[in-house]
Molecule: glmS glucosamine-6-phosphate activated ribozyme aptamer
Organism: Bacillota bacterium
RNA sequence: UACACCGAUAAAGCGCCUGGACACGCAAUUGCGUGUUGACGAGGAGGAGGUUUAUCGAAUUUUCGGCGGAUGCCUCCCGGUCGGCCACGCCCGUGAGGAACCUACAAAACCGUUGAGCGAUCAGCGGGACAAAAGGGUUUCAGUGGCUUAU
Numbered sequence: 001u002a003c004a005c006c007g008a009u010a011a012a013g014c015g016c017c018u019g020g021a022c023a024c025g026c027a028a029u030u031g032c033g034u035g036u037u038g039a040c041g042a043g044g045a046g047g048a049g050g051u052u053u054a055u056c057g058a059a060u061u062u063u064c065g066g067c068g069g070a071u072g073c074c075u076c077c078c079g080g081u082c083g084g085c086c087a088c089g090c091c092c093g094u095g096a097g098g099a100a101c102c103u104a105c106a107a108a109a110c111c112g113u114u115g116a117g118c119g120a121u122c123a124g125c126g127g128g129a130c131a132a133a134a135g136g137g138u139u140u141c142a143g144u145g146g147c148u149u150a151u
Stems, first nucleotide, its partner, number of pairs: 014068004019064001020037007040057003046077006078093003082089001084147005097141007110127007
C1' cells in the first nucleotide's frame, strides 16, 4: 500500500417521551397492561467563551405539551467588503458590506395503489400543484484619521 474477515459508528429542524390523543386486551366507571402517534420540507458551522422558546415558509382535527441537543444570538480573537497599506468604525464569515428592483427552487398535504399489523399506525410506488428566507442577476450607495502611488 492492496485485499479479505470481524466489530463499532452513522441522526442536528435532529433525537427522546413521565403528560395528552389514539389502538388492542383485561377490568368495570373510568382504572390497569401492552402498544401507536408525537414537525412537511427549504436554508444554516472561521476559532474560543457565554446564552436559550435559534432562521424561513408549506399545511391546519394534537405540527398539543414536555425534555435533551443544535449550525442562531452576544463578547473577544482571526478573516473579508468599503480605491494601495495601517488603525478605528460599519456590515459580514471564506460563495465573507448595505439598499432597491428583477428572478429560481420543496416536501408533506391531496388522489390512486402495494406491502406489514387484530388495530391505532407504519413502509413503499405512481400521479401531484404551490412557498418564503438564504441564493442568483442588475443598478446604486459605502465613514474618519494616518501613510503617500502601491491600484